SAM riboswitch aptamer (S box leader) from Parachryseolinea silvisoli, 118 nucleotides, folded computationally. The coordinates come from a structure-prediction model, not an experiment, and the mean pLDDT is 81.
[in-house]
RNA sequence: GAUUUAUAAAGAAGCGCGGAGAGACAGGCUCUAAGAAGCGCUAGCAACCACUCCCAAUAGGGAAAAGGUGCUAAAUCCUGACUCCGGCUUGGAUGGUCCAGGCCGGGAAAUAUAAAAC
Numbered sequence: 001g002a003u004u005u006a007u008a009a010a011g012a013a014g015c016g017c018g019g020a021g022a023g024a025c026a027g028g029c030u031c032u033a034a035g036a037a038g039c040g041c042u043a044g045c046a047a048c049c050a051c052u053c054c055c056a057a058u059a060g061g062g063a064a065a066a067g068g069u070g071c072u073a074a075a076u077c078c079u080g081a082c083u084c085c086g087g088c089u090u091g092g093a094u095g096g097u098c099c100a101g102g103c104c105g106g107g108a109a110a111u112a113u114a115a116a117a118c
Base pairs, nucleotide, nucleotide: 001118003116004115005114006113007112008111013042014041015040016039017038021031022030023029025080026079027078028077043072044071045070047069048068049067052063053062054061055060076110082107084106085105086104087103088102089101090100091099092098093097
């Protein structure tokens, strides 16, 4: 780096250095000189892996803990990305179904994190 699987409406802060951006991308909307990003220290949270215990069990579930990663503004901040699916509705065509617009819902996709193997 691409891939596969799982999860994503919960949770969790202070200080120091730094000095203007940040929230992936687009459009919004927010945060920020009462100090952004980044780096460091300490603290905390608890998704996956490792370890321990319970359940007959390798599956799955529960508990504990915080070793490896990770995370600690806002639902992944909201919406979108696809000639995707369904429902409702309006209009048009027409011979029973189709087309276009609007709204709602679902899925996929995208993104992030973990594990695996390449």